[in-house]
Context: one part of a larger RNA
RNA sequence: GAGUAACGAUAAAGGGAGUGAAAAACUCCCUCGCCGAAAGACCAAGGGUUCCUGUCCAAUGUUAAUCAGGGCAGGGUGAGUCGACUCCUAAGGCGAGGCCGAAAGGCGUAGUCGAUGGGAAACAGGUUAAUAUUCCUGUACUUCUGCUAACUGCGAUGGAGAGACGGAGAAGGCUAGGCUAGCGCGGCGUUGGUUGUCCGCGUUUAAGGUUGUAGGUUGUAUUCUUAGGCAAAUCCGGGAAUACGCAUUUAAUUGCAAGACUGAGGACUGAUGACGAGUCACUAAGGUGAUGAAGUAGUUGAUGCCAUGCUUCCAGGAAAAUCUUCUAAGCUUCAGGUUAGUAGGAAUCGUACCCCAAACCGACACAGGUGGUUGGGUAGAGAAUACCAAGGCGCUU
Numbered sequence: 001g002a003g004u005a006a007c008g009a010u011a012a013a014g015g016g017a018g019u020g021a022a023a024a025a026c027u028c029c030c031u032c033g034c035c036g037a038a039a040g041a042c043c044a045a046g047g048g049u050u051c052c053u054g055u056c057c058a059a060u061g062u063u064a065a066u067c068a069g070g071g072c073a074g075g076g077u078g079a080g081u082c083g084a085c086u087c088c089u090a091a092g093g094c095g096a097g098g099c100c101g102a103a104a105g106g107c108g109u110a111g112u113c114g115a116u117g118g119g120a121a122a123c124a125g126g127u128u129a130a131u132a133u134u135c136c137u138g139u140a141c142u143u144c145u146g147c148u149a150a151c152u153g154c155g156a157u158g159g160a161g162a163g164a165c166g167g168a169g170a171a172g173g174c175u176a177g178g179c180u181a182g183c184g185c186g187g188c189g190u191u192g193g194u195u196g197u198c199c200g201c202g203u204u205u206a207a208g209g210u211u212g213u214a215g216g217u218u219g220u221a222u223u224c225u226u227a228g229g230c231a232a233a234u235c236c237g238g239g240a241a242u243a244c245g246c247a248u249u250u251a252a253u254u255g256c257a258a259g260a261c262u263g264a265g266g267a268c269u270g271a272u273g274a275c276g277a278g279u280c281a282c283u284a285a286g287g288u289g290a291u292g293a294a295g296u297a298g299u300u301g302a303u304g305c306c307a308u309g310c311u312u313c314c315a316g317g318a319a320a321a322u323c324u325u326c327u328a329a330g331c332u333u334c335a336g337g338u339u340a341g342u343a344g345g346a347a348u349c350g351u352a353c354c355c356c357a358a359a360c361c362g363a364c365a366c367a368g369g370u371g372g373u374u375g376g377g378u379a380g381a382g383a384a385u386a387c388c389a390a391g392g393c394g395c396u397u
Stems, first nucleotide, its partner, number of pairs: 013031006032394004040374004046354002050352001051075006060068002080141002082350003087118002092113003098107003122139005142346011153331002158326004166313004172306003177300005182203006188196001204274002208269004215262004219244008228236002245256003275295001278291005314317001360369002376388004
């Protein structure tokens, strides 16, 4: 220079009460403003106690601070079903023997690891200052082991099926959600007017079980046979015969029906339960306890479900395990298998909190960056835009 620039988005503050040494900034109340495909809510990654409570104000906070993601102390994360681990494999890694190399080492078979994929099973309500699909209440489901009973060909690291998959497009059936009416409870205006075609609030209920619908796929059953499936097979594949509807043209084929498999949704149950506006009582004014009405219909309607469906196209769109079935060796009064009942088990790890951000990545409480889910109303083609709901904020001079 200079007590100057600056104090980090122009979303915005004003009043009252409280606390306190002190209040523009903290707490509570009233009004105002901003976001609302977000500036709301929930996860993954990452962070790691930042979460909650009490207390403190030196430093940190671009000012003050009684406040805090700051200091100190105490508390907090509860799982058979959520996720991981465990089972399975992909790209890729490692790699017994092996091949190669002067060595270090390189490649690679069997194998073994490796999710971003496959793969058993839980929902609703309540509860804490802080956790909840984890605790509690109610109602469920899965799997493994033992025992009992009945029946009985069981058996794999092998065979077969299934698992099992691309892009685009169109039409349909539904549901979540919304809206309206009805119903229930409450209100009646300091007025220009408001007992009315008025106003406010509520009208919510899951998984599971039973049923098997709209729709989708498909000939089915029995017998015989068989150079295939590295051996075997009663399994799969190939071939033949017979039986089982209608129509078309005998057959083949095609269409429809029946049957089988699958399949959203709906109905009943779950629920004589829970929740529920409000009302009453108490209160340290934060809450606590008791009680509890209506709880229906119509319409609209998804980007969600049926659907890994259907149609179509060429560029032809993972694997393995679990599961079902078949036999080989072997066992065959055993062991083993199926069904039912019953008893027991389901370990370990994560779980607080932030998560388009003041808690992650950017030296900062930084106008930057950061994958997924959800996403209400009015107007609108719309997730644009504008204004609002729930909810959250007014961006620390």
The prediction has a mean pLDDT of 84. A computed fold for a 397-nucleotide part of an RNA from Shewanella gelidimarina, annotated as large-subunit ribosomal RNA, domain III. The full RNA is in RNAcentral, with records from ENA. It matches the Rfam family "Bacterial large subunit ribosomal RNA".